Predicted 3D model of a 72-nucleotide RNA (c-di-GMP-I-GGC riboswitch aptamer) from a soil metagenome. RNAcentral holds the sequence, with entries from MGnify. Of the family's consensus pairs, 95% are formed in the model.
Order: sequence, then structure tokens, then C1' cells
RNA sequence: CGACAAUGGCAAACCCGUCGCGAGGCGGGGACGCAAAGCCACGGGCCUCUCGUAGGUAGCCGGGUUGCCGAA
Repeated sequence: CGACAAUGGCAAACCCGUCGCGAGGCGGGGACGCAAAGCCACGGGCCUCUCGUAGGUAGCCGGGUUGCCGAA
């Protein structure tokens, strides 16, 4: 850096169960997609609330960090 390569990997929406005031999280099913759609809430954005020195989102963007393969 990302292939009409190879091994695999993850899992949106939706459904069921469960936790939470909520955004949303977790488990199962399920695949829209993803070369980091692994991890981190540091910056910005967006979302929630009991409006706090609160919380969520990493599959919104940036950044940090770790990892498989090796064509051009």
C1' cells in the first nucleotide's frame, strides 16, 4: 500500500430474550456491509438523561495502538 490472491475474521437492519429512565449494552438468530467493522472516549460531531466533574456512539470523522496475507 490493498489484488478477480489465499486463510480465515467481524456482523448492519430486523426478530427473540435480558439489563438500563434513556441513548444504548449483552446473549441467540440473521446478513447490509467491512482490509482493521480489532481495541482505546484523546479531539470533533451526533444522541440520551436524574442536566452533573453525568452517560452513549469506535459500523460518524480524525487520532493512538495491535494484528492476518503479500500481488501491483